Transfer RNA from Paenibacillus polymyxa SC2, 72 nucleotides, folded computationally. RNAcentral holds the sequence, with entries from Rfam.
RNA sequence: GCUGGAUUAGUUCAGAGGAAGAACGCCUGCCUUGUAAGUAGGAUGUCGGGGGUUCGAAUCCCUCAGCCAGCA
Numbered sequence: 001g002c003u004g005g006a007u008u009a010g011u012u013c014a015g016a017g018g019a020a021g022a023a024c025g026c027c028u029g030c031c032u033u034g035u036a037a038g039u040a041g042g043a044u045g046u047c048g049g050g051g052g053u054u055c056g057a058a059u060c061c062c063u064c065a066g067c068c069a070g071c072a
Stems, first nucleotide, its partner, number of pairs: 001071005007065001010024004018055001026042005048064005
C1' cells in the first nucleotide's frame, strides 16, 4: 500500500429498515448477628465521528479514525 473483519450500557454480546435489549457488574430494600448467596426494585447508551439514501437508519451506501487478521 491492497483486501477483509469488528466498533452498540462499566464489561461480554444480541439486534439485519418501524427506532435499543440480555447476562454479568453497579445502587437501594428484604432476608442474615454480619458477609456471601437468595429475592424485589432501580439507574445507565448522543449505537466510534461526519455525510448520503429513505416517510423512517444501530441496521443500507460513502468517507474518516483507532483496533484485529491476511496479502504485498